[in-house]
Molecule: transfer RNA
Organism: Nitrosarchaeum sp.
């Protein structure tokens, strides 16, 4: 310097096949239960690495960048 995978709430993953309201688990915040905690209930906030293009519509599809892993040289 060149290939192939991938990049989604705090975390750990799904969704991309076929474009159509982002989704689960644990974590966090409140409420209810408790003498008080823990467990439990019941809501809530928060996320598609960036730009840019197609399209009525992008986490998905094209292009660049960037970053992370492999694998060649």
């Nucleotide at each position: 310097g060149g290939g192939c995978u991938c990049g989604u709430a705090g975390u750990g993953u799904a969704g991309u096949u076929a474009g159509g309201u982002a989704a689960c688990a644990c974590a966090c915040u409140u409420c209810c239960c408790u003498g008080a905690a823990a467990a439990g209930u019941a809501a809530g906030a928060g996320c598609c690495u960036c730009g840019g293009g197609u399209u009525c519509a992008a986490a998905u599809c094209c292009c660049g960048a960037c970053g992370a892993g492999u694998c060649c040289a």